[in-house]
Molecule: transfer RNA
Organism: Medicago truncatula
RNA sequence: GCACCCAUGGCCUAAUGGAUAAGGCGCUUGACUUCUAAUCAAGUGAUUGUGGGUUUGAGUUCCAUUGGGUUUG
Numbered sequence: 001g002c003a004c005c006c007a008u009g010g011c012c013u014a015a016u017g018g019a020u021a022a023g024g025c026g027c028u029u030g031a032c033u034u035c036u037a038a039u040c041a042a043g044u045g046a047u048u049g050u051g052g053g054u055u056u057g058a059g060u061u062c063c064a065u066u067g068g069g070u071u072u073g
Stems, first nucleotide, its partner, number of pairs: 001072001003070005010025004018056001026044006049065005
């Protein structure tokens, strides 16, 4: 350099072009407990890497680009 894959809350992982982007861990508060842990309840946090395009509607499709990875020369 070529080809391919990945990027979504602090972390991990979902989402058939059509829900207020779902779940787990974490964090905060409360309950329980003499205290802590565990458990239970509630809350918390995402411009879906970036910039455009297509569409009535984009995390999903197209183009460009950034970062990371794999393969090959």